The RNA shown here (transfer RNA) has 74 nucleotides and comes from a Planctomycetota bacterium. The source organism's lineage runs through Bacteria, Pseudomonadati and Planctomycetota. Rfam family: tRNA. Its family is annotated with triplet codon-amino acid adaptor activity in the Gene Ontology. The prediction has a mean pLDDT of 81. The sequence is in RNAcentral, with records from ENA.
RNA sequence: GCGCCUGUAGCUCAGCAGGAUAGAGCAUCGGUUUCCUAAACCGAAGGUCAGAGGUUCGAGUCCUCUCAGGCGUA
Numbered sequence: 001g002c003g004c005c006u007g008u009a010g011c012u013c014a015g016c017a018g019g020a021u022a023g024a025g026c027a028u029c030g031g032u033u034u035c036c037u038a039a040a041c042c043g044a045a046g047g048u049c050a051g052a053g054g055u056u057c058g059a060g061u062c063c064u065c066u067c068a069g070g071c072g073u074a
Stems, first nucleotide, its partner, number of pairs: 001073007010026004019057001028044005050066005
């Protein structure tokens, strides 16, 4: 240089043919319980879906470019 894969919450990931308000577990915060802590249970907060543009009535999802990481190849 070329080819392929990945990028979604603080972390690990799901989102399967484009559709209605973007989710789970862990972590964090609050509450119940306990003499206290832990555990358990209930609840809450947290995301411009890597960035920009395009297609579409509608994009996390499709297309193009860029950025970052990984693998292969010379």